[in-house]
RNA sequence: AGCACACGUUGGGGGUCCUGAUCGCCGCCGGCGAUCGGGUGAGAAACACCCUUCGAACCUGAUGCGGGUAAUGCCGUCGUAGGGAAGCGUGGGCGCGGUCCU
Numbered sequence: 001a002g003c004a005c006a007c008g009u010u011g012g013g014g015g016u017c018c019u020g021a022u023c024g025c026c027g028c029c030g031g032c033g034a035u036c037g038g039g040u041g042a043g044a045a046a047c048a049c050c051c052u053u054c055g056a057a058c059c060u061g062a063u064g065c066g067g068g069u070a071a072u073g074c075c076g077u078c079g080u081a082g083g084g085a086a087g088c089g090u091g092g093g094c095g096c097g098g099u100c101c102u
Base pairs, nucleotide, nucleotide: 002094003093005091006090007089008088009087010086011052012051013050014049016046017039018038019037020036021035022034023033024032025031026030058083059082060081064077065076066075067074
């Protein structure tokens, strides 16, 4: 040189469900939107949270399968499946080569 690790910074990627009440609307007993609560969670529109190839953050499979709940990706499985968004700097460590001395 390079390699792995840790941290920082600037970018980038991602999800936002279920349910109760009130109000409003509609093609009307169903649906949509807003507000305030409840459940799970890091996060359910917050300039918050998470992830960034060391990639289960997140998407497809999926109107999947098993369990459970008031209900829901709530839990597990699927999953050594297929996709999926990077540059730089700092630190110490390992360590190649060159030169000099012994």

The RNA shown here (TPP riboswitch aptamer (THI element)) has 102 nucleotides. It was read from a public genome assembly, where an Rfam model found it. Its mean pLDDT, the model's own confidence on a scale to 100, is 78.